[in-house]
RNA sequence: UACUUUUAUCUAGCGCCAGACCUUUAAAUAGGUGACGAGGUUGAUGGUUAUCGAAUAUUCGGCGGAUGCCAUCACGGGGAAUCGUAAGAAAUACUUUUAAAAAAUAAAAUUAAAAUUAUAACAAAGAAGUAUUUCACACAUAUU
Repeated sequence: UACUUUUAUCUAGCGCCAGACCUUUAAAUAGGUGACGAGGUUGAUGGUUAUCGAAUAUUCGGCGGAUGCCAUCACGGGGAAUCGUAAGAAAUACUUUUAAAAAAUAAAAUUAAAAUUAUAACAAAGAAGUAUUUCACACAUAUU
């Protein structure tokens, strides 16, 4: 450098479908729906129905998974309390963090349901930054 194989990364409203619902059909052993985005990971183990809003809301129900929370231990920042690489806690104000889908309209396609594409709009929580303030042990310096 080339070829082959394996593994990992990327994704976590993510994957799947025995119920349910929708469509075609004389009948389903056929087809389809079954979470819309925002936010979120130091590692291990255990526990747990894992945050926020949007939606004409089956986003029902079930299984699996999962970045949540709690506990313990380890590792890491910090002198420590405490915290998690943005590595003290809390309060107020402002700013930033592109919401998306549904609905509507249009397009092509389909027996149909459904799915796809285009158009414009509409959150909350959390986090970060700035300003002000409060709480917290220790250490250093100056003065008395």
Source information:
Model confidence (mean pLDDT): 77 of 100. GlmS glucosamine-6-phosphate activated ribozyme aptamer, 144 nucleotides, folded computationally. Of the family's consensus pairs, 85% are formed in the model. Rfam family: glmS glucosamine-6-phosphate activated ribozyme aptamer. Rfam describes the family as follows. This entry contains a glucosamine-6-phosphate activated ribozyme that is found in the mRNA for GlmS. GlmS is an enzyme that uses fructose-6-phosphate and glutamine to generate glucosamine-6-phosphate.